RNA sequence: GUCGGGGUAGCUCAGUUGGUUAGAGCACUGCACUCAUAAAGCAGAGGUCGUGGGUUCAACUCCCACCCCCGGCACCA
Numbered sequence: 001g002u003c004g005g006g007g008u009a010g011c012u013c014a015g016u017u018g019g020u021u022a023g024a025g026c027a028c029u030g031c032a033c034u035c036a037u038a039a040a041g042c043a044g045a046g047g048u049c050g051u052g053g054g055u056u057c058a059a060c061u062c063c064c065a066c067c068c069c070c071g072g073c074a075c076c077a
Stems, first nucleotide, its partner, number of pairs: 001073007010026004019057001028044004050066005
């Protein structure tokens, strides 16, 4: 350089024939329990869906450019 995959909560990831409200587990906070702690229980908080633009009545989802990560191929020393 080129091809492919990926970027969504603090972490690991779901969610894509465009529309129901953006979710799960773990972690975190509170409550309850306990002599106390932990576990199991109940509740809660936490998001610019990588960035910018476009299409559309409507975009995490489609299109374009760019950034970052992983892998293949090519090139160079």
This is a predicted structure of a 77-nucleotide RNA (transfer RNA) from a Minisyncoccota bacterium. The organism belongs to Minisyncoccota, within Bacteria. It matches the Rfam family "tRNA". Model confidence (mean pLDDT): 81 of 100.